[in-house]
RNA sequence: GCUAAUAUGGCUCAGUUGGUAGAGCAGAUCAUUCGUAAUGAUCAGGUCGUCGGUUCGAGUCCGACUAUUAGCU
Numbered sequence: 001g002c003u004a005a006u007a008u009g010g011c012u013c014a015g016u017u018g019g020u021a022g023a024g025c026a027g028a029u030c031a032u033u034c035g036u037a038a039u040g041a042u043c044a045g046g047u048c049g050u051c052g053g054u055u056c057g058a059g060u061c062c063g064a065c066u067a068u069u070a071g072c073u
Stems, first nucleotide, its partner, number of pairs: 001072007010025004019056001027043005049065005
């Protein structure tokens, strides 16, 4: 230098044909217990890497850029 993949709560990951962004773990509160752990219930937390485009509507489609990983040279 070229090619490909990935980027979504604190972490690990879903999100199907474009139509209200979800799960597990972690966190907070409450219940249960003599107490702890475990268990159960509830709650909070993300404008989806950045900037544009298409569309009535974009996490999803298109382009550029950034970062990481892999391969080639």
A computed fold for a 73-nucleotide RNA from Ruminococcaceae bacterium UBA1767, annotated as transfer RNA. Model confidence (mean pLDDT): 81 of 100. The organism belongs to Oscillospiraceae, within Bacteria. Its Rfam family is "tRNA". Its family is annotated with triplet codon-amino acid adaptor activity in the Gene Ontology. Rfam classes the family as a transfer RNA.